[in-house]
The RNA shown here (small-subunit ribosomal RNA) has 1507 nucleotides and comes from Candidatus Roizmanbacteria bacterium RIFCSPLOWO2_02_FULL_36_11. The coordinates come from a structure-prediction model, not an experiment, and the mean pLDDT is 80. Rfam family: Bacterial small subunit ribosomal RNA. RNAcentral holds the sequence, with entries from ENA and SILVA.
RNA sequence: AAGAGUUUGAUCCUGGCUCAGGAUUAAUGCUAGCGGUGUGCCUAAGAUAUGCAAGUCGAACGAUCCCGGUGCAAAUCGGGGAAGUGGCGGACGGCUGAGUAAUACGUACGAAGUUACCCUUACCUCGUGAAUACCCCCGCGAAAGCGGGGCUAAUACACGAUAUUUCCUGCCCUAAAAAGCGUGGAAAAAGGACAUAACUUUCCGGGUAAGGAGAUGCGUACGGACUAUCAGGUAGUUGGUAGGGUAACGGCCUACCAAGCCUAUGACGGUUAUCCGGCUCGUGAUGAGUGACCGGACAGAGGAGCACUGAGAUACGGGCUCCACACCUACGGGUGGCAGCAAUCGGGAAUAGUUGGCAAUGGGCGAAAGCCUGACCACGCGACACCGCGUGUAGGAAGAAGUUCUUAUUGAGCGUAAACUACUGUGGUAGGGGAUAAAGUCCCGCUUUAGGGCGGGAUUGAUAGUACCUUACUAGAAAGUGACCGCUAAUUGCGUGCCAGCAGCGGCGGUAAUACGUGAGUCACAAGCAUUAUCCGGUGUUACUGGGCGUAAAGUGUGUGUAGGUGUCCUGUUAAGUUUUUGUUCAAAGACCUUGGCUUACCCAAGGACAGGGCGAAAAAACUGGCAGGAUUGAGUUUUCUUUAGGGGAACCGGAAUUUAUGGAGUAGCAGUGAAAUGCGUUGAUACCAUAAAGAACACCAGUGGCGAAGGCGGGUUCCUGAAAGUUAACUGACACUGAGACACGAAAGCUAGGGGAGCGAACCGGAUUAGAGACCCGGGUAGUCCUAGCUGUAAACGAUGCUCGCUAGCUGCAUUUCUUGCUUUAUUGCAUGAGGUGUGGCGAAGUCAACACAUUAAGCGAGCCGCCUGGGAAGUACGGUCGCAAGACUGAAACUCAAAGGAAUUGGCGGGGAGACACCCAACUAGUGGAUCAUGUGGUUUAAUUCGAUACGAACCGAAGAACCUCACCAGGGUUCGACAUGUAAUGGACAGCCUGAUGAAAGUCAGGCCUUUCCGCAAGGAACUGUUACAAAGCUGUUGCAUGGCUGUCGUCAGUUCGUUCCGUGAGGAGUGCCCUUAAGUGGGACAACGAACGCAACCUUUGUCCUGAGUUAUAUAUGUCUCAGGAGACUGGUCCGAUAUAUAUCGGACAGGAAGGAGAAGCAGACGUCAAGUCAGCAUGACGCCUAUGCCCUGGGCUACACACAUGAUACAAUGAGUCGUAACAAUGGGCUGCCAAUCGGUAACGAGGAGCAAAUCCCAUCAAACCGGCUCUCAGUGGGGAUUGAGGUCUGCAACCCGACCUCAUGAACACGGAAUUAGUAGUAAUCGCGGAUCAGCUAUGCCGCGGUGAAUACGUUCUUGUCUCUUGCACACACUGCCCGUCAAGCCAACAAAGUCGGAGGUACCCGAAUUCUAAUGAACUUUGGAAGAGGGUAAAAUCGGCGAUGGGGGCUAAGUCGUAACAAGGUACCCGUUCUGGAAGGAGUGGGUGAAUCACCUCCU
Repeated sequence: AAGAGUUUGAUCCUGGCUCAGGAUUAAUGCUAGCGGUGUGCCUAAGAUAUGCAAGUCGAACGAUCCCGGUGCAAAUCGGGGAAGUGGCGGACGGCUGAGUAAUACGUACGAAGUUACCCUUACCUCGUGAAUACCCCCGCGAAAGCGGGGCUAAUACACGAUAUUUCCUGCCCUAAAAAGCGUGGAAAAAGGACAUAACUUUCCGGGUAAGGAGAUGCGUACGGACUAUCAGGUAGUUGGUAGGGUAACGGCCUACCAAGCCUAUGACGGUUAUCCGGCUCGUGAUGAGUGACCGGACAGAGGAGCACUGAGAUACGGGCUCCACACCUACGGGUGGCAGCAAUCGGGAAUAGUUGGCAAUGGGCGAAAGCCUGACCACGCGACACCGCGUGUAGGAAGAAGUUCUUAUUGAGCGUAAACUACUGUGGUAGGGGAUAAAGUCCCGCUUUAGGGCGGGAUUGAUAGUACCUUACUAGAAAGUGACCGCUAAUUGCGUGCCAGCAGCGGCGGUAAUACGUGAGUCACAAGCAUUAUCCGGUGUUACUGGGCGUAAAGUGUGUGUAGGUGUCCUGUUAAGUUUUUGUUCAAAGACCUUGGCUUACCCAAGGACAGGGCGAAAAAACUGGCAGGAUUGAGUUUUCUUUAGGGGAACCGGAAUUUAUGGAGUAGCAGUGAAAUGCGUUGAUACCAUAAAGAACACCAGUGGCGAAGGCGGGUUCCUGAAAGUUAACUGACACUGAGACACGAAAGCUAGGGGAGCGAACCGGAUUAGAGACCCGGGUAGUCCUAGCUGUAAACGAUGCUCGCUAGCUGCAUUUCUUGCUUUAUUGCAUGAGGUGUGGCGAAGUCAACACAUUAAGCGAGCCGCCUGGGAAGUACGGUCGCAAGACUGAAACUCAAAGGAAUUGGCGGGGAGACACCCAACUAGUGGAUCAUGUGGUUUAAUUCGAUACGAACCGAAGAACCUCACCAGGGUUCGACAUGUAAUGGACAGCCUGAUGAAAGUCAGGCCUUUCCGCAAGGAACUGUUACAAAGCUGUUGCAUGGCUGUCGUCAGUUCGUUCCGUGAGGAGUGCCCUUAAGUGGGACAACGAACGCAACCUUUGUCCUGAGUUAUAUAUGUCUCAGGAGACUGGUCCGAUAUAUAUCGGACAGGAAGGAGAAGCAGACGUCAAGUCAGCAUGACGCCUAUGCCCUGGGCUACACACAUGAUACAAUGAGUCGUAACAAUGGGCUGCCAAUCGGUAACGAGGAGCAAAUCCCAUCAAACCGGCUCUCAGUGGGGAUUGAGGUCUGCAACCCGACCUCAUGAACACGGAAUUAGUAGUAAUCGCGGAUCAGCUAUGCCGCGGUGAAUACGUUCUUGUCUCUUGCACACACUGCCCGUCAAGCCAACAAAGUCGGAGGUACCCGAAUUCUAAUGAACUUUGGAAGAGGGUAAAAUCGGCGAUGGGGGCUAAGUCGUAACAAGGUACCCGUUCUGGAAGGAGUGGGUGAAUCACCUCCU
């Protein structure tokens, strides 16, 4: 030391993407009170105006100028200035990071060096000389500057002397040195100052030598970037000898000799990059990133080259030359270098003042004073970062106003917040005081060996009158930013309506958005907040710590074997690794600990320590390694019995089959398919017989049997040859394992050459199929398949499982082999038993695994070595390279794009998968629909309107159980506005109401007039109730949203299912229970069982009905009575007997018997589980939100919903003789309804109906009659007929304000289609279908042929579950989960994007060859002179050829992405031809076909094995 979101319907895993944290030389947006400490061009190492950044010394020197003093003057003293000679310093300090992958850096070590200033020691500091700048004169030049002549000094220069030492040299010594001895030679110097009259002292210098300190040059080892699509590099290259050169070693350079040197432990090349201490992140790490500030090192100074001077430079503010740029110019020629401090332009997302001061620290010079110092110290600007402080504190509820929300009137939030009261003063303003930073320096005195110490005095501050302290006043100037769907703390209103927009990921937005915009509220942080960018973390997502590879990405196709890595037992030794102790180093700063100083903190100071790295020393000897010796168990060799085999190669042989040919015999077909056709056949096929030829393959045996490294290998014999296993005995003595490169082998297809060619058979040609059919099926058929010799080098080359070794339960089969025991055989042998070895299968414990599964043949536990993986796609593609005759193989990216892709398992759903079961599902039967006419509904069309809804099953005689007005929602027109209706407030008027009349109008209404009446309380004023008008709150809406809803309903489906508790199994989703067997109408019941129980459903309870009993009796009947009505009860339960079946059975089925009204749910009804369809309904009702408000409300008249070319649905009536018509038979029901009602008798009318009025609020009366079909008689006689009744005409009746649009009924007349209905399709299993009539609701009337009920008559058929449809259960496959109306592939068309190729073109960096060649260096000659000439090298320029990197590029081919384009349907289910891999051919496209391979295919059967 933390995790979270995101793949799914859900789950586990794999795996990527994203987030929360921290950091920054940051930038951007919004905002901003104060202070401190830090920090500030990451880009153009681009260009720079201006000023400053390195000078100093008169105590080295000469001359000179100015001022002052003394002096007559000369001169001298003091102070100051400028140029020059000379000395020291300009090699430090400051800036930057271009180059550089090692001439760098870091760490450690080393030897062949140099060193000014500084320190220590020793000695010395003598003599002489020649010049020169300045200055004067002359000249050239625009200038910069230069030349000539003349004078002069030094601590400038030169010469000489001296020499302990130093250097060279000789001897000796030595392995070589050192040391030692000695001869000869070489090398020094400079003076100055204070005081003094002078000497002298002192000080500062100078020289030689040695040492030190610090600095610096050189060498070696190790360490730290990427790239192998960079594999070979290198000629001064590697070494030697000699010489030169350097401060010094050295190919550093030259000549000669040799041919080396580096490299897979990555040379060479390319790209990128200053390195480190450190810094950031991280629990940590052999961690990742980084190298701002500070510090160390290196490198650079416009780009290059070069040297000079010097102790030190190849020199930022020095020089020479070339190039580029800029400036001046009299055009001849000159000048310049901010990557110093400021500053300017430019670039950029972006980075400050042309400030003050040397007071401090440090540096240069000087004896010093001092001078110089853009180093530095300070201030300024920037919220750029960190740290600290503040924006008040205490009280204060009328919980104010306001605003937001809200259940709508109340409440909640902002909120003690405000106001108000009291207090404080960080800050601010004003006043006053006021620092530390100062140490030094100079002068004087004392002391001292002293350059030391002490005392006194004078004097020095940019910052700065700043910090700080203090007094007074002042709550006054001082809070924002981001977020609020999840991750992730924090929610509501309004607006918008897949628009506008948001977005880190998931995602949000299509009318109720907690996700957009805004208001309010809330949360987080806070003078900041957020965003963007970058880094680390999370990410164990490169895995050393610390991952994986059967199926997720990942084991090379297989072996042999090199380097490398790893390696048995014992003894001895060693000490490389290892361990311990110790030394040294890893600068300082930083980090850590402690203490201290700033009011605190940041910050600063002082002290201290661990760990770790490098290099030494010592010790130890277990382990690893080395060396030596031994051993035998690893490995191997020989041997015995021998054994075993489709191992490999070659040659030969064989039979069956096929095809062809010939002959015979024989006749009309054969072949082929789902069905066909093409094809073959009367020139004689097929079938049959005989003979011959050819090529290829080897039936049975044959087996999860054998062999082989893998690919692979199958007739037989012979020869050659490889390997393995068991067993016996001996031998060798670690000889082993793995194995990058390398080499060899390597199915099929394919290629080259030559053969061969029977069958099969890509391509191709036909025939079918089809919408098409470049396919599947059929007929032909070429390459090929075969052989020989080569090539290719790939496969699902699979156990999707690398090789080797050890360990870890078993059971069981097969093959082979050894041994034991028993039996047998003369013997060989054979059989059986047991114990092993090896190989090959199955099941399974522990264990492992995401699961599936694996499990001594591991995917377990361990060891060794190799190969490979790191999201999906782009892509195994492009480019490059290697190989190949080609096809192609091997190696192998990126841009871009997505947030997934994927594995295993789960639940469903689905399957042109399987099994079982059910259902009027099919079948069987009956009657129909679909054809006709009509009715009704719908669509469509029409219309001013034809109101609206329902519209697969599950809309369509549905909402509607009654559209002439009304209904009514629609249309036209006319009116009305607190309204037709409810409640309240205010003002005002009045009782209101009722009745009548007139005018006008289509009506609604409007206007006018009259009659009648006059509430309650109070003395009154007035109030209450009622009411008109006006104004408001509000009414009203069949307006929208059934996708905001309640309620109700449909449907699957009266199908048998759906769940729960506990428990068990599984990491989990889930499963078991609920699966299995038997059974049932049923998850009905039983058995067995990791389940045991339970709930909702099923069943039952309830109602009706069938039988019986009991009781009561309005009504009926003349009574009794009852077959009638009502109420209560009984009854049926696989209950009884027998037989059979289901392994058993208490269960079920079948049969028989008995009883019974009824026999296996007696028949019907009611009752609809969890849920599904965003199913239907806002127009039945209710209701959220929205909309309208002189209209989308309300009233009225008329019209419309009744339209009509047509299409569909449901019905009615028919097509006739099983009929129609008519007469008759006083033939036989049940349910119901009735007072605004049912309406009797009787009368009128042909009838509808009218008159009439009895009875009845009903078992009493009425509808209601004889119900109809039925039965009997007569007529009709197969005809569009007397079937059929549509349509139309005339006349009527009834309802109703009103029958024109638009009612029903009656009478007479008229008399259409239709002669049993195509494809298709519906209902029905018994009192059912069919057929017959009756009643009711709604209702004034009716469009009813509809709907809901009632009874009458009353069938046929079911072999059966193969098929169709639907449903249930189990199982199987799945790439589906919006669930097959699913998913999904490719071409084509359109748009956008990036990359590739490409004629070419442009540019970069570098090398090679050659030519020209500056400064400079070396060299030869010359020479007074680096004077001139020549040679070599040389920056740079040019030419040529090639390679390489990049930009652009007409066009080309592919790729990716993009709600609704085209063509097909390749894949997922047996995906409808199983799929896939390699390869070849072929096609619009997915794809198809051939050949070999895989199972990662379903289904069925068989075989084997296991349980």